Notes:
A computed fold for a 75-nucleotide RNA from a Phycisphaeraceae bacterium, annotated as transfer RNA. Lineage of the source: Bacteria > Pseudomonadati > Planctomycetota > Phycisphaerae > Phycisphaeraceae. Model confidence (mean pLDDT): 80 of 100. It matches the Rfam family "tRNA". By type it is a transfer RNA.

RNA sequence: GCCGGUGUAGCUCAGUGGUAGAGCAUCGCUUUUGUAAAGCGAUGGUCGCAGGUUCGACUCCUGUCACCGGCUCCA
Numbered sequence: 001g002c003c004g005g006u007g008u009a010g011c012u013c014a015g016u017g018g019u020a021g022a023g024c025a026u027c028g029c030u031u032u033u034g035u036a037a038a039g040c041g042a043u044g045g046u047c048g049c050a051g052g053u054u055c056g057a058c059u060c061c062u063g064u065c066a067c068c069g070g071c072u073c074c075a
Base pairs, nucleotide, nucleotide: 001071002070003069004068005067006066007065010024011023012022013021018055026042027041028040029039030038048064049063050062051061052060
């Protein structure tokens, strides 16, 4: 340099154009003499960034950044 993949909640990950979600974690409540476990509830998002298409974009297109893998060239 070329090709491919990944980027979404604190962590691990879903979500193939029509209200952004789950598990764990955190906080509160119930239960217990107390803790743990269990149950219920709450909090938590610039969907990497910037544009474009569309009535409407996490989703499609372009550019760009970061990470991972493969290939090639030079020294």